[in-house]
RNA sequence: GCCUUCGUAGUUCAAUGGAUAGAACGAGGGACUUCUAAUCCCUUAAUGUAGGUUCGAUUCCUACCGAAGGCA
Numbered sequence: 001g002c003c004u005u006c007g008u009a010g011u012u013c014a015a016u017g018g019a020u021a022g023a024a025c026g027a028g029g030g031a032c033u034u035c036u037a038a039u040c041c042c043u044u045a046a047u048g049u050a051g052g053u054u055c056g057a058u059u060c061c062u063a064c065c066g067a068a069g070g071c072a
Base pairs, nucleotide, nucleotide: 001071002070003069004068005067006066007065010025011024012023013022018055026044027043028042029041030040031039048064049063050062051061052060
């Protein structure tokens, strides 16, 4: 330098162009308990950036940024 795959919550992962972007773990609060643990309830927080296509984009296209792998 070229090619491929990937980028979503603090972490691990879902979501066939149509929803209020969902779950588990975590964190905070509460219930229960003599206390702790366990259990139950509530809350918390995300689509890498910029454009394009479309009535509608996490999803499709382009460029860039970043990660992994391959070729030279």